[in-house]
RNA sequence: UGCAAAACGGGCUAUGGCAUUAGCCCUGGCGCGAGCCAGAACCGCCCUUUUGCAAAGGUGCUGAUAAUGCCUACCAGUCA
Numbered sequence: 001u002g003c004a005a006a007a008c009g010g011g012c013u014a015u016g017g018c019a020u021u022a023g024c025c026c027u028g029g030c031g032c033g034a035g036c037c038a039g040a041a042c043c044g045c046c047c048u049u050u051u052g053c054a055a056a057g058g059u060g061c062u063g064a065u066a067a068u069g070c071c072u073a074c075c076a077g078u079c080a
Stems, first nucleotide, its partner, number of pairs: 009026005016071006027038004044061002046058004
C1' cells in the first nucleotide's frame, strides 16, 4: 500500500409506529470542517403479448411483520 475478515455504528428487507430477533448493504468523488453528490442492500404476485428477457397492458390477487408481540389506520362479521 492492497485484499479479506471481525467489532462498533449507520442504512435496507412491496403501506405507519414501538420492542426483540434474523438476513442483506456500507463504496466512490468533492470539502479545512460541518456536510454535499453519486452508489450498494431494497422496491409482491397472477394473467396477456414474446423464442426468451425486458417493457407494456389487465374491470386479476394478497398484505400495515423478513419473523414475533403490541398500538394505530383500513376491511369483513357478530353483539350491545